The prediction has a mean pLDDT of 81. Predicted 3D model of an 84-nucleotide RNA (transfer RNA) from a Candidatus Moraniibacteriota bacterium. The organism belongs to Candidatus Moraniibacteriota, within Bacteria. It matches the Rfam family "tRNA". Rfam classes the family as a transfer RNA. The sequence was found in a public genome assembly.
RNA sequence: GGGCGUGUGGCGGAAUUGGCAUACGCGUACGACUCAAAAUCGUAUGAGCUUCGUCUCGUGUGGGUUCGACUCCCACCACGCCCA
Numbered sequence: 001g002g003g004c005g006u007g008u009g010g011c012g013g014a015a016u017u018g019g020c021a022u023a024c025g026c027g028u029a030c031g032a033c034u035c036a037a038a039a040u041c042g043u044a045u046g047a048g049c050u051u052c053g054u055c056u057c058g059u060g061u062g063g064g065u066u067c068g069a070c071u072c073c074c075a076c077c078a079c080g081c082c083c084a
Base pairs, nucleotide, nucleotide: 001083002082003081004080005079006078007077010026011025012024019067027045028044029043030042031041032040046057047056048055049053060076061075062074063073064072
């Protein structure tokens, strides 16, 4: 220099012939249980707000296509693999 792949909550990781973003697990917080703890069980857990909800924003970054994009297209960034 060329080719390919990957990038999603705090972490792992789902969601693709374009149509409810974060299922499930881990972690964390609170609660139950216990003399106390561990284990187990329950609830909550992307962000924002003078508004707490039939709200807004959010899938590496910036654009584009579309009624609609994590998903398709272009450029770039990071990491990995292959070729030279």